[in-house]
């Protein structure tokens, strides 16, 4: 110095519901809240899940379809706080 396990402390994010914007929807900001989280910081790369406007098909009933969403769904890349055994 480096991996892996862990105490205690200070700080950090902030799930549901409610209230308001935005959106076509899924969901996203903001307030309020706090159920978690040591990567719940970041990047849609690969899986996987929602959505179904445009567009396409249509028997006009509705099907397909991401170039929208989700990192707080696994992976994996990249960077990261404390210090006890």
């Nucleotide at each position: 110095c480096u991996u892996u396990c862990u105490a205690a402390a200070a700080g950090g994010c902030a799930a549901a519901a409610c209230c308001g914007c935005u959106g076509a929807a899924a969901a996203g900001c903001g307030g309020c809240g706090g159920c978690g989280c040591a990567a719940a910081g970041u990047c849609a790369c690969a899986g996987a899940u929602c959505u179904a406007a445009c567009g396409c098909a249509u028997u006009c009933g509705u099907g397909c379809c991401a170039g929208g969403a989700u990192g707080g769904c696994u992976g994996g890349g990249c960077u990261g706080u404390c210090g006890u055994g």